[in-house]
FMN riboswitch aptamer (RFN element), 150 nucleotides, folded computationally.
The coordinates come from a structure-prediction model, not an experiment, and the mean pLDDT is 76.
Its Rfam family is "FMN riboswitch aptamer (RFN element)". Its family is annotated with FMN binding in the Gene Ontology.
RNA sequence: ACUGAUCUUCGGGGCAGGUGAAAUUCCUGACCGGCGGUAACGCUUCUGACAGAAGCGAAGCCCGCGACUCUCUAAGCCGACAGCGGCAAGGGGACUGACUUGGUGUGAAUCCAAGGCCGACGGUUAAAGUCCGGAUGGGAGAAGAUCGCC
Numbered sequence: 001a002c003u004g005a006u007c008u009u010c011g012g013g014g015c016a017g018g019u020g021a022a023a024u025u026c027c028u029g030a031c032c033g034g035c036g037g038u039a040a041c042g043c044u045u046c047u048g049a050c051a052g053a054a055g056c057g058a059a060g061c062c063c064g065c066g067a068c069u070c071u072c073u074a075a076g077c078c079g080a081c082a083g084c085g086g087c088a089a090g091g092g093g094a095c096u097g098a099c100u101u102g103g104u105g106u107g108a109a110u111c112c113a114a115g116g117c118c119g120a121c122g123g124u125u126a127a128a129g130u131c132c133g134g135a136u137g138g139g140a141g142a143a144g145a146u147c148g149c150c
Stems, first nucleotide, its partner, number of pairs: 004147007015029004030130002032119002034065004041057006060117002069094005076087004099115005121133003
């Protein structure tokens, strides 16, 4: 420099009041933000010092991913037993919301300041990012252990 296998654990947050017969759904104010990347800032370490290097943290609205929804395919399973019908792990495709201004600087939609914006589907005696539900689910990924290779 190259390079796997098996297993374990973790892996989503957020409401108070008002009106009203009825609203955590309207109004007023508030609160929340998965995962990977990018990083001029911060912290730690190395060095006698400057500088430099290494590590860690840092974006809801920048680029992607995941989930939801739709669609194609399909291991297999169930029913029927002439033909077929249904369910479905896995795989592919589609869809998928939202940011500006100023400052600093070589460089910023990421830092600082200010002002904005976004949030699936079903349910609900009144319309949902925050209530209930699919979900004790799934997953992007993260951490660790053992063995192997060099």